[in-house]
RNA sequence: CUGUGCUAGGCGGGGAGGUAGCGGUGCCUUGUACCUGCAAUCCGCUAUAGCAGGGCUUAAUUCCUUUUGAAGGCUGUUUCGUGUAGGGUUUGGAGCAUAAAAAGUGGUGAUGAGAGUCAGGUCUUGCGCAACAGGAAACUAUGAACCCCGUCAGAUUCGGAAGAAAGCAGCGGUAAGUGGUCACUCUUGUGUGCCGCGAGGGUACUUGAUUUGAGCUAACAGUAUGAGUGCCGCUUGUAUGAAGCAUGUCGAAGAAAGGUGCACAG
Numbered sequence: 001c002u003g004u005g006c007u008a009g010g011c012g013g014g015g016a017g018g019u020a021g022c023g024g025u026g027c028c029u030u031g032u033a034c035c036u037g038c039a040a041u042c043c044g045c046u047a048u049a050g051c052a053g054g055g056c057u058u059a060a061u062u063c064c065u066u067u068u069g070a071a072g073g074c075u076g077u078u079u080c081g082u083g084u085a086g087g088g089u090u091u092g093g094a095g096c097a098u099a100a101a102a103a104g105u106g107g108u109g110a111u112g113a114g115a116g117u118c119a120g121g122u123c124u125u126g127c128g129c130a131a132c133a134g135g136a137a138a139c140u141a142u143g144a145a146c147c148c149c150g151u152c153a154g155a156u157u158c159g160g161a162a163g164a165a166a167g168c169a170g171c172g173g174u175a176a177g178u179g180g181u182c183a184c185u186c187u188u189g190u191g192u193g194c195c196g197c198g199a200g201g202g203u204a205c206u207u208g209a210u211u212u213g214a215g216c217u218a219a220c221a222g223u224a225u226g227a228g229u230g231c232c233g234c235u236u237g238u239a240u241g242a243a244g245c246a247u248g249u250c251g252a253a254g255a256a257a258g259g260u261g262c263a264c265a266g
Base pairs, nucleotide, nucleotide: 001266002265003264004263005262006261009057010056011055012030013029014028015027020046021045022044023043024042034054035053036052037051038050063259064258065257066256067255068254072250073249074248075246076245077244078243079242080241081240082239083238084237085236086235087234092232093231096226097225098224099223104220105219106217107216108215114212115211116210117209118208119207120206121205122204123200124199125198126197127196128195129193130192131190132189133188134187135186136185138181139180140179141178142177148173149172150171151170156165157164158163
């Protein structure tokens, strides 16, 4: 150096979390790197740190060590967001209410602001009138088997007769009652009306006449004050996202270098 056989070792790793600590199942990440059973209310171990069983591979580019490398995760902090809970006239805004005033904008005003005077109205009340509603009267129709009236056919009664009497039906009229017409009349009532007259009241508003002659108003904006809401800002806590920083922390894949058993034979 080569061949054969065996063995150590290897057959994924990492992060957070969990744990006294280590590993696993589970989650995340890298990436392809055996199988079965156990296992988060955990499973199994003890710094030699999964346990139990089975299989493959092999001393090497595959194992081990060091360096490099940088995916990814975690922590802290700064800035910018998002969600959620809280604070509160406690300082900003917005909204509401009130106040005063030069009057900014506006409106109105010589087709006369405002003020004054006189006389009214709106208000209360009395009387009258009208309206509305009701009732009565008037007119008309109907309306009593008998106990309303008139006339009473027939029939009945009295009478010698002449005649008389009572009187049903029918007809006519009427009473109580029931309808209708008219609004000509009378009467009762009403927060109906302002139509007339009178009395009272007089803050405010308004109408007419008259005197004077230039302002009046406060709608919007501005100022000040007050209470409330928590809508927008502000602020506190919490959860979460993005970016940066720490020469923070852990750190895979990859890359480079080095190291590395045994037996036999040639």

Bacterial large signal recognition particle RNA from a Deltaproteobacteria bacterium, 266 nucleotides, folded computationally. A source record names the gene ffs. The RNAcentral record of the sequence draws on ENA. The organism belongs to Myxococcia, within Bacteria. It matches the Rfam family "Bacterial large signal recognition particle RNA". It is annotated as a non-coding RNA gene. Of the family's consensus pairs, 92% are formed in the model.